[in-house]
Context: one part of a larger RNA
RNA sequence: UUGGGCGUAAAGGGCGUGUAGGCGGAUAUGCAAGUCUGGUGUGAAAGACCGCAGCUCAACUGCGGGUACGCGCUGGAAACUGUAUGUCUUGAAUCCUUGAGGGGGAACUGGAAUUCCUGGUGUAGGGGUGAAAUCUGUAGAUAUCAGGAAGAACACCGGUGGCGAAGGCGAGUUCCUGGCAAGUGAUUGACGCUGAGGCGCGAAAGCGUGGGUAGCAAACAGGAUUAGAUACCCUGGUAGUCCACGCUGUAAACGAUGUGCACUAGGUGUUGGGGUGUUGAAACCUCAGUACCGGAGCUAACGUGGUAAGUGCACCGCCUGGGGAGUAUGCCGGCAACGGUGAAACUC
Numbered sequence: 001u002u003g004g005g006c007g008u009a010a011a012g013g014g015c016g017u018g019u020a021g022g023c024g025g026a027u028a029u030g031c032a033a034g035u036c037u038g039g040u041g042u043g044a045a046a047g048a049c050c051g052c053a054g055c056u057c058a059a060c061u062g063c064g065g066g067u068a069c070g071c072g073c074u075g076g077a078a079a080c081u082g083u084a085u086g087u088c089u090u091g092a093a094u095c096c097u098u099g100a101g102g103g104g105g106a107a108c109u110g111g112a113a114u115u116c117c118u119g120g121u122g123u124a125g126g127g128g129u130g131a132a133a134u135c136u137g138u139a140g141a142u143a144u145c146a147g148g149a150a151g152a153a154c155a156c157c158g159g160u161g162g163c164g165a166a167g168g169c170g171a172g173u174u175c176c177u178g179g180c181a182a183g184u185g186a187u188u189g190a191c192g193c194u195g196a197g198g199c200g201c202g203a204a205a206g207c208g209u210g211g212g213u214a215g216c217a218a219a220c221a222g223g224a225u226u227a228g229a230u231a232c233c234c235u236g237g238u239a240g241u242c243c244a245c246g247c248u249g250u251a252a253a254c255g256a257u258g259u260g261c262a263c264u265a266g267g268u269g270u271u272g273g274g275g276u277g278u279u280g281a282a283a284c285c286u287c288a289g290u291a292c293c294g295g296a297g298c299u300a301a302c303g304u305g306g307u308a309a310g311u312g313c314a315c316c317g318c319c320u321g322g323g324g325a326g327u328a329u330g331c332c333g334g335c336a337a338c339g340g341u342g343a344a345a346c347u348c
Base pairs, nucleotide, nucleotide: 004319005318006317007302008301012316014201015200016199017198021194022193023192025088026087027086028085029084030083031082033081034080035077036076037075038074039073040072041071042070049065050064051063052062053061054060091191092188093187094186095185096183097182098181099180103177104176105175106174107173108172109171110154114150115149116148117147118146119145120144121143125136126135162169163168206247207246208245209244210243211242215241216240220236221235222234223233258315259314260313261312262311263310266293267292268291269290270289271288272287273286274285275284276283297304298303321348322347323346330341331340332339333338
């Protein structure tokens, strides 16, 4: 429990695709289901409501009227919704010409660094810290030079910059592939928007099988610190981090802001296009993004402000005091971990 809300107070689903459903551009004609209007039947009586009357009044009782506009049958209207048929092009889509991009997948390649191995030079330290120690080194370390091996990540460019629905994406080349923007015409002719379920994608950690393991590093061990130190600091170090395939399905999955469309002052920067202009620029116009400031408006304030949190419409999701509790239980999913759905008693 509503004519209220959801950036930060409770509340936008992590993101997409799409089924049912809801909603839907312009125009002509027909129909008449919704809608509007007339007639008629019915909606028993009593009661209730209004008026009058009878008991001395009232309660009570009687009479009359109106209501109940709900349903059925029947006649009419055609603006709107619906429906049928036809037409249209502005919504949507397709074709064409260009363009930008770390969008995705696969294969191959590269250099710097790190660690390890081998050899040379060389000698007593190195490393680490607040200070130390554990550790490492005369069996020759650290440093330096040459050669080799391995794995992981890609400095500069790099940007408030780009791309992607979100998660996310950054060395180079090639192949396969998705989306986006602009431009001029042509084509289709409402083919659209949203979307309960469903299906797909989904960081990190984690799980299964097989590989790989340089660096880093939960756990663990040791050294310190300390009253203690199951930590912070140091020396080591295994899962893991990497690859393939399969699972998990969650995050402060955040812009804490659902998607689409329309309308509503300006200014500044930047990315990708187009047009006018110019020798080349500048400047101006315009489309699509991205960021800052700001007016009206909105807002509890903070703030937001054409990328709205303004003004409206369509559709979905969600909220309803704190704790108990994202717990219990049931069901569904998962190999498990656990995830999804999700209470109540009680208490303040």

This is a predicted structure of a 348-nucleotide part of an RNA (small-subunit ribosomal RNA, central domain) from uncultured Spirochaeta sp. It was read from a public genome assembly.